This is a predicted structure of a 100-nucleotide RNA (SAM riboswitch aptamer (S box leader)) from a marine eukaryotic metagenome. The coordinates come from a structure-prediction model, not an experiment, and the mean pLDDT is 82. The RNAcentral record of the sequence draws on MGnify.

[in-house]
RNA sequence: UCUUAUCCAGAGUGGCUGAGGGAAGGGCCCGAUGACGCCACGGCAACCCGAAAACUAUACCGGGUGCCAACUCCCCCCCGAGUUUCCGGGACAGAUAAGG
Numbered sequence: 001u002c003u004u005a006u007c008c009a010g011a012g013u014g015g016c017u018g019a020g021g022g023a024a025g026g027g028c029c030c031g032a033u034g035a036c037g038c039c040a041c042g043g044c045a046a047c048c049c050g051a052a053a054a055c056u057a058u059a060c061c062g063g064g065u066g067c068c069a070a071c072u073c074c075c076c077c078c079c080g081a082g083u084u085u086c087c088g089g090g091a092c093a094g095a096u097a098a099g100g
Base pairs, nucleotide, nucleotide: 001100002099003098004097005096006095007094012041013040014039015038016037020030021029022028025075026074027073042068043067044066046065047064048063049062050061072093077090078089079088080087
């Protein structure tokens, strides 16, 4: 960098650090009651592998990544409805996994 799949659920405690962070923009949130990041242990279960199983339990176990605020936090582009509202679908983009 390309392809495919998924993204309304789920998931803590302590230590170190010290001011921003939530992909960009606009919102709106989180943050000195310590966010973000790192480490340790713990957990969740999206994908892949192994083993097992062949009952339907696709369980349980082990491993490789991943993840543990808010629907991918919402919108930002298009269509429809609506025109006080709010909504539904699709796309773009992003994240994760596997393969090339």